[in-house]
């Protein structure tokens, strides 16, 4: 030096002037703060507020999906294991189950799951034919060749995203786990890891059942529901409105009551128990009027730190230290100017680097100096862990490879 991965930080900076929001204060004003790595999708997980009477079980619906291990938790985040991709560094995986059932593989092609012969290959046996030779006449029987009919084959060729493990060597008329080596698959035993899984040695050729579960399913964890337009307060006003419908209206006791207990009803998708209410009430539904102003919630936190120490591979955890960084409510942080950063684009050989060397010259690059332009994605709105998306330039560390030199 190049070319590739992977990882983090910036993303305007300073100064004048006028001018926003909040908090404080000695209050005609001074002082301190005052959008973000995504504030953004609204896709998860939660604090926090209200609802649902509580506990279980089952059901419904929904979420994840190899192992561990973080975390308040998650579907997140670490690290490990597999499988694919890569020459590596790395990168992806919606990574449990196809033999519980049910489905669907279109078109093409013979045939797509108790699946098959279109192209061919063979014809050893059996047929049909045609030579040649023994023999006892036309027939037999040996031996040679053709045909490709029975019949065999699924190796080889075609179709296809996929053809019933896969390569070789033997075998056969041609073949084929038909036999053996190896690899692949299935079971077992041992060893290594906390597991996932890996290594090793051993039987198995019924090793016949291929692929989709981001198809329906089974399987194992896990999950109430609405959401700051949630709730709370105060004000203000008004219709303490109408109307329709369903179960219910019972027993005892006595001190005769706004008392006690019982049946019975509700409160939950269904059951059990237990609690609350009612015991004469308890529900559902429709129409209509009134409010739409303030205060609060509203920011001190699972908070922050390119801080120190320890554990840990790492996420992260624990101790110490040290710090407060927006709370608007039609919605603040913006406007002008120089100046200084960065990029591009022209122009100028300019004291420099550089290169040529007639000692003068060249200007591609690197610096310098002048002019334009041009600065990326994008604005909190209860708050917080994530994920994903979008980003002009520019800086810094690692790691794989290759070239050179030393």
């Nucleotide at each position: 030096c190049c070319g590739g991965g992977g990882a983090g930080c910036c993303g305007g900076g300073c100064a004048g002037c006028c001018g926003c929001g909040a908090g404080c204060c000695u209050u005609u004003g001074g002082u301190u703060c005052g959008a973000g790595g995504a504030a953004a999708g609204u896709c998860c997980g939660g604090g926090c507020u209200c609802c649902g009477c509580g506990a279980a079980a089952c059901a419904a619906g929904g979420g994840u999906g190899g192992c561990g291990g973080g975390u308040a938790a998650c579907g997140c985040c670490c690290g490990c294991c597999g499988u694919g991709g890569g020459a590596a560094a790395c990168c992806a995986c919606a990574g449990g189950g196809a033999a519980a059932g049910u489905g669907c593989c279109a078109c093409a092609g013979a045939g797509a799951g108790u699946a098959u012969a279109c192209c061919g290959c063979c014809g050893a046996u059996g047929g049909u034919u045609u030579c040649g030779g023994a023999c006892c006449u036309a027939g037999u029987c040996c031996g040679g060749g053709g045909c490709a009919c029975a019949g065999g084959c699924a190796a080889g060729g075609g179709u296809g995203a996929a053809a019933g493990g896969g390569u070789g060597c033997g075998g056969u008329a041609a073949a084929a786990g038909c036999g053996c080596a190896c690899c692949g698959g299935g079971g077992g035993g041992c060893c290594g890891g906390u597991a996932a899984c890996g290594g090793u040695c051993u039987c198995c050729g019924u090793c016949a059942u291929g692929g989709c579960a981001a198809a329906c399913c089974c399987c194992a964890c896990c999950c109430g529901g609405a959401g700051c337009a949630a709730g709370a307060c105060c004000g203000c006003a008004u219709a303490g409105g109408g109307g329709u419908c369903u179960c219910g209206c019972g027993c005892c006791a006595c001190u005769u009551g706004c008392u006690g207990g019982c049946a019975g009803g509700a409160g939950c998708g269904u059951u059990u128990c237990g609690c609350u209410c009612c015991g004469a009430g308890a529900g559902a539904c429709c129409c209509g009027g009134g409010u739409u102003g303030g205060u609060u919630g509203c920011u001190g936190g699972a908070g922050c730190g390119c801080g120190u120490g320890g554990a840990g591979c790492a996420a992260u955890c624990c101790a110490c230290c040290g710090c407060c960084u927006a709370g608007a409510u039609g919605a603040a942080u913006g406007g002008c100017u120089g100046c200084c950063c960065c990029u591009g684009c022209a122009g100028c050989g300019c004291u420099g680097g550089u290169c040529c060397u007639u000692c003068g010259g060249a200007u591609a690059c690197c610096g310098g100096u002048u002019g334009c332009a041009g600065g990326a994605c994008a604005g909190a709105a209860c708050c917080c862990g994530g994920c994903u998306u979008a980003c002009a330039g520019g800086c810094u560390c690692c790691c794989c490879g290759g070239c050179a030199c030393u």
Model confidence (mean pLDDT): 78 of 100. Bacterial RNase P class A from Aurantiacibacter sediminis, 406 nucleotides, folded computationally. RNAcentral holds the sequence, with entries from ENA. It matches the Rfam family "Bacterial RNase P class A". It is annotated as a ribozyme. From the family's description: Ribonuclease P (RNase P) is a ubiquitous endoribonuclease, found in archaea, bacteria and eukarya as well as chloroplasts and mitochondria.